About this RNA
This is a predicted structure of a 74-nucleotide RNA (transfer RNA) from Eubacterium sp.

RNA sequence: CGGUGCAUGGCUCAGCUUGGUAGAGCGUGGCGUUCGGGACGCCAAGGUCGCAGGUUCGAAUCCUGUUGUACCGA
Numbered sequence: 001c002g003g004u005g006c007a008u009g010g011c012u013c014a015g016c017u018u019g020g021u022a023g024a025g026c027g028u029g030g031c032g033u034u035c036g037g038g039a040c041g042c043c044a045a046g047g048u049c050g051c052a053g054g055u056u057c058g059a060a061u062c063c064u065g066u067u068g069u070a071c072c073g074a
Base pairs, nucleotide, nucleotide: 001073002072003071004070005069006068007067010026011025012024013023020057028044029043030042031041032040050066051065052064053063054062
């Protein structure tokens, strides 16, 4: 320098192909249960999806640029 993949709650990831209310597990807080704890059950908080722009009635999703990172090639 060229190519490919990844970036989404604190953590690990799904959702993208086919645009239409942002989700799961773990973790955290509260309540129930228990003599207490664990386990279990219920509820809640927490992210506008790496960043910027564009297309669209509508973008995590499509397009362009860009940042970080991994791999491959030179």
Description:
Its Rfam family is "tRNA". By type it is a transfer RNA. The sequence is in RNAcentral, with records from ENA. Taxonomically the source falls in Eubacterium (Bacteria, Bacillota, Clostridia, Eubacteriaceae).